[in-house]
RNA sequence: GCGGCUGUAGCUCAGUGGAUAGAGCGCUUCCCUCCGGAGGAAGAGGCCGUGGGUUCGAAUCCCACCAGCCGUGCCA
Repeated sequence: GCGGCUGUAGCUCAGUGGAUAGAGCGCUUCCCUCCGGAGGAAGAGGCCGUGGGUUCGAAUCCCACCAGCCGUGCCA
């Protein structure tokens, strides 16, 4: 350089065109407890990597770029 895969909540991931993006763990508050843990209840937390395009409508489709991983080529 070329090809492929990945990028969504703090972490691990789901969601593959249709309204307001979800789960588990973690975090916060409350209940429970002598205290803590466990358990129960409620809650916070997201520019869906960035910028464009297509569409009535995009996390999802297309293009470019960025980052990470894997494979592979050339020069010396």
The RNA shown here (transfer RNA) has 76 nucleotides and comes from Chthonomonas sp. UBA1950. Its mean pLDDT, the model's own confidence on a scale to 100, is 81. The source organism's lineage runs through Bacteria, Chthonomonadia, Chthonomonadales, Chthonomonadaceae and Chthonomonas. Its Rfam family is "tRNA". It is annotated as a transfer RNA.